Background: Predicted 3D model of a 102-nucleotide RNA (TPP riboswitch aptamer (THI element)) from Rubrobacter sp.

């Protein structure tokens, strides 16, 4: 000096489509479970779920492209394309270097 994992806690980041008159149905981890406000399709905070630099959880591109379906980011491309939210414990350890002594 570098390096160093599982792991839980704590913090943080994020989304809610399609079809239905309902009841329901399709993809998905999740597609709205509570509460308060608004007052009409909505917004905030909790929940539940997934993700967190080894980052396609997500968001852009995109009213995009090719498939299919009743209908939709349904599926496949785009996509080592550009963006994305961690720090400490674990960790008195392992390597490896210099000096010194033997």
């Nucleotide at each position: 000096a570098u390096a160093a994992a599982a792991c839980g806690a704590c913090c943080g980041g994020g989304g809610a489509g399609c079809c239905g008159a309902g009841a329901g149905g399709c993809u998905g981890a999740g597609a709205g479970g509570g509460c308060a406000c608004a007052g009409a399709g909505g917004u905030g905070c909790c929940g539940a779920c997934c993700c967190g630099u080894u980052g396609a959880a997500c968001c852009u591109g995109a009213u995009c492209c090719g498939g299919g379906u009743g209908a939709c980011g349904c599926c496949g491309g785009c996509g080592c394309a550009g963006g994305g939210a961690g720090g400490a414990g674990g960790a008195u350890u392992a390597u490896g270097g210099a000096c010194g002594u033997u």